A computed fold for a 104-nucleotide RNA from uncultured Allomuricauda sp., annotated as SAM riboswitch aptamer (S box leader). NCBI's taxonomy places the organism under Bacteria, Bacteroidota, Flavobacteriales, Flavobacteriaceae, Allomuricauda. It matches the Rfam family "SAM riboswitch aptamer (S box leader)". Gene Ontology term of the family: regulation of gene expression.
RNA sequence: UAGUUAUCAAGAAAGGUGGAGGGAAUAGACCCUAUGAAGCCUUAGCAACCCUUGUCUGUCAAGAAGGUGCUAAAUUCUAUUCGUUUCGACGAAAUAGAUAACGA
Repeated sequence: UAGUUAUCAAGAAAGGUGGAGGGAAUAGACCCUAUGAAGCCUUAGCAACCCUUGUCUGUCAAGAAGGUGCUAAAUUCUAUUCGUUUCGACGAAAUAGAUAACGA
């Protein structure tokens, strides 16, 4: 790195540095941003995948020391297919992506 499985409408921000972009990529929409973007650092927090304890061994309960992850907006929304429709849209699935665990 390919691949497999699970999850993705919940939750959780301050400071320092930095100095113009950012919201994964393409297109469109929309939004954030000099009342300070990205990146980096510190501290704090959220969650509970790995994990710890218990156990009736499960699709369970509790916990949070450690490994990750995350802390605007549904993965910001749409794109392909199917269904419904009051034609505004709505629902389901797929694709792509993110994260975790495994991994020739």